[in-house]
Source information
The RNA shown here (transfer RNA) has 73 nucleotides and comes from a Myxococcales bacterium. RNAcentral holds the sequence, with entries from ENA. Rfam family: tRNA. Rfam classes the family as a transfer RNA.
Order: sequence, then structure tokens, then C1' cells
RNA sequence: GUCCCGUUCGUCUAGUGGUUCAAGACGUCUGAUUCUCAGUCAGGGAACGGGGGUUCGACUCCCCCACGGGAUG
Repeated sequence: GUCCCGUUCGUCUAGUGGUUCAAGACGUCUGAUUCUCAGUCAGGGAACGGGGGUUCGACUCCCCCACGGGAUG
């Protein structure tokens, strides 16, 4: 340089064009329980890498860029 894969809450993973509010686990916050902690229970907050395009409509499809990984010369 070329080619391939990936990028979603703090972390790990779902989500294949619309409807349900982007879902779950862990973590986190609040409350209850407890002498305290832990545990348990109830509830809350938290995310689509950037830009452009296609479309009535994009996390989802296409292109470019950035970053990470792999292959190859």
C1' cells in the first nucleotide's frame, strides 16, 4: 500500500428499515430489610465513532474518514 472483520449505556452482549419507549446481564445510584457490612427485594439514571448519500423513513443499506484487530506484498 491492498484486502477482510469490527466500532451500541461504565463493561460484556442483543437488536437486519418503521411499530415497544434501543433490550438483557454485571456494575452504578436511591429506598426497604440489617446494629453495620454483605446478601436479598423494589425502583432510577446511563449508549448507536464522525461526515455524506439512498429512502417517505436509517443503529440497520451504500461511500469516505477515524480508531481497533487480522491477512498479504